[in-house]
Context: one part of a larger RNA
RNA sequence: AGCGCAGGGUGGAUGCCUUGGCACUGAGAGCCGAAGAAAGACGUGAUAAGCUGCGAAAAGCCGUGGGGAGGAGCAAAUAUCCAAUGAUCCACGGAUGUCUGAAUGGGGAAACCCACAUGGAAAGACUCCAUGUAUCCAUGCCUGAAUCCAUAGGGUAUGGAGGGGAACCCGGUGAACUGAAACAUCUAAGUAGCCGGAGGAAAAGAAAGAAAAAUCGAUUUCCAAAGUAGCGGCGAGCGAAAUGGAAAGAGCCCAAACCGUCAUGCGUGCAUGGCGGGGUUCGGACUGCGGACGUGACUUUAAAGGACAGGAGAAUGGCACUGGAAAGACCAGCCAGAGAGGGUGAAAGCCCCGUAGCCGAAGUCGGAUAAAGCACAGCAGGAUCCAGAGUACCACGAGACACGUGAAACCUUGUGGGAAUGAGCGGGGACCACCCCGUAAGGCUAAAUACUCCUCAGUGACCGAUAGUGCACAGUACUGUGAAGGAAAGGUGAAAAGGACCCCGGGAGGGGAGUGAAAAAGAACCUGAAACCCUGUGUUU
Numbered sequence: 001a002g003c004g005c006a007g008g009g010u011g012g013a014u015g016c017c018u019u020g021g022c023a024c025u026g027a028g029a030g031c032c033g034a035a036g037a038a039a040g041a042c043g044u045g046a047u048a049a050g051c052u053g054c055g056a057a058a059a060g061c062c063g064u065g066g067g068g069a070g071g072a073g074c075a076a077a078u079a080u081c082c083a084a085u086g087a088u089c090c091a092c093g094g095a096u097g098u099c100u101g102a103a104u105g106g107g108g109a110a111a112c113c114c115a116c117a118u119g120g121a122a123a124g125a126c127u128c129c130a131u132g133u134a135u136c137c138a139u140g141c142c143u144g145a146a147u148c149c150a151u152a153g154g155g156u157a158u159g160g161a162g163g164g165g166a167a168c169c170c171g172g173u174g175a176a177c178u179g180a181a182a183c184a185u186c187u188a189a190g191u192a193g194c195c196g197g198a199g200g201a202a203a204a205g206a207a208a209g210a211a212a213a214a215u216c217g218a219u220u221u222c223c224a225a226a227g228u229a230g231c232g233g234c235g236a237g238c239g240a241a242a243u244g245g246a247a248a249g250a251g252c253c254c255a256a257a258c259c260g261u262c263a264u265g266c267g268u269g270c271a272u273g274g275c276g277g278g279g280u281u282c283g284g285a286c287u288g289c290g291g292a293c294g295u296g297a298c299u300u301u302a303a304a305g306g307a308c309a310g311g312a313g314a315a316u317g318g319c320a321c322u323g324g325a326a327a328g329a330c331c332a333g334c335c336a337g338a339g340a341g342g343g344u345g346a347a348a349g350c351c352c353c354g355u356a357g358c359c360g361a362a363g364u365c366g367g368a369u370a371a372a373g374c375a376c377a378g379c380a381g382g383a384u385c386c387a388g389a390g391u392a393c394c395a396c397g398a399g400a401c402a403c404g405u406g407a408a409a410c411c412u413u414g415u416g417g418g419a420a421u422g423a424g425c426g427g428g429g430a431c432c433a434c435c436c437c438g439u440a441a442g443g444c445u446a447a448a449u450a451c452u453c454c455u456c457a458g459u460g461a462c463c464g465a466u467a468g469u470g471c472a473c474a475g476u477a478c479u480g481u482g483a484a485g486g487a488a489a490g491g492u493g494a495a496a497a498g499g500a501c502c503c504c505g506g507g508a509g510g511g512g513a514g515u516g517a518a519a520a521a522g523a524a525c526c527u528g529a530a531a532c533c534c535u536g537u538g539u540u541u
Base pairs, nucleotide, nucleotide: 001540002539003538004537005536006535007534008533009532015526016491017490020463021462022460023459024458025457026456027455028454029452030451031164032163039100040099041098042055043054044053046078050074051073061094062093063092064091065090066089070082071081072080105114106113107112115133116132117131118130119129120128121127135161136160137159138158139157140156141155142154143153168199169197170196171195172194173193179186183233209216210215220247221246222245223244224243230238231237251444252443253442254388258277259276260275261274262273263272264271265270266269283386284385285384286381287380288379289378294376295375296374298373299372300371301370302369306365307364308363310359311358316332317331318330321328333350334349335339341353342352343351393417394416395415396414397413398412399411403429424439425438426437427436428435478485479484498525501512502511503510504509
């Protein structure tokens, strides 16, 4: 030195565990903000730092309700206090709430600096306190240039806005990688990104529709139609609709004609505007007749169940068994509308917390439903009037439609042109005729649908510390000028009973003693694999 055997060290795999995650289900909630948000800075304790709570009234103040013995958070120890005159704790309502931040008196290198006006403190100033003082928009009033009236502008009062938020939604803008086995049309994709806006949903929506000789009757979503018809360097790929079935179901209001009233303008007899009625596509006005059923998404009030604290809640003992410990074994019982689950020194229906079923609110939220008010609401006639204009439509250029210019309709519109008036106009995939369907150029509209930052209850052939979130300990430590990037790290024991005392040692550490079931559980702490290192011994060289 090699190979064995035995015993150690190191190391932290494995097993077991779970405070944490992941995915979903059912309910709820779906917004917060100038009454100052979200997010922070700095403070705040008898007390170093940190977290949590709170705000100079600062781990808190007040009221109401619950609750009933201890309490002053994590978090020990000491001190000092509070509490049956009901504390701590829980719920609801209120008070306070520094400074930054939309940040809004002005400024600013966020958490800082500097003001003005009015009021108060014995107060003219110095000091302190309170309130107000940003901008934009709307409305009213006051004032008011060039410029006579006026207008622009200025001021003031009232109301609103501004910023934040995970996804979902609508709009604007809008890539590239990639695929086409290269690449340019095409694709990726109207995706990602950026910007604006709204809501608990949003958008869409009551036919100038879809169809086809029969009809249907707003929108939305799902299943089928169907990877069909089509589109396509007819490549790669893209990809409907009618119709059938299902969910849900709801329809309305203006403009105009006409009537009334008020005002304005100037060219003084016209025009325009405001307000009220009327009316809205089974067209209406107008003329004539008439006065009902019902409906509601509007307003107000009331209000069941419910949410936000809680209450009560059945039934087991023994043992001379094992054990450190009984919930295990044995013996004998009991409850069950409760044998879900968790805890307790191993494995408990009956020990504890709970569980089933039952009960409960001063206050706040919410609201099935009800009542009242209010709104809407008919038939006939067919002379006259009305029925959304730089619109429809056309040309050119684009976009969007499953549809790439194609025979390319329909829809949107940048430029130019530019109608008709219900005997009208649009559509039925070039275009024309017939026929049929509809009534554009104004607006609103619940439900079925999408999503989950968040709350409550629960579930899992989901994970179990290299897994599961990046994080069981954290957006921390650390890195970067910055935007940003971003870890590792869980387990003594039932209970600290956390090893008094003695010995060696400077200490670290160890040996006794003691605790404990166990210390080969001693805090570098459950189990404690391998690599690696060492000691003893056998054997070989």
Large-subunit ribosomal RNA, domain I from a mouse gut metagenome, 541 nucleotides, folded computationally. The full RNA is in RNAcentral, with records from SILVA.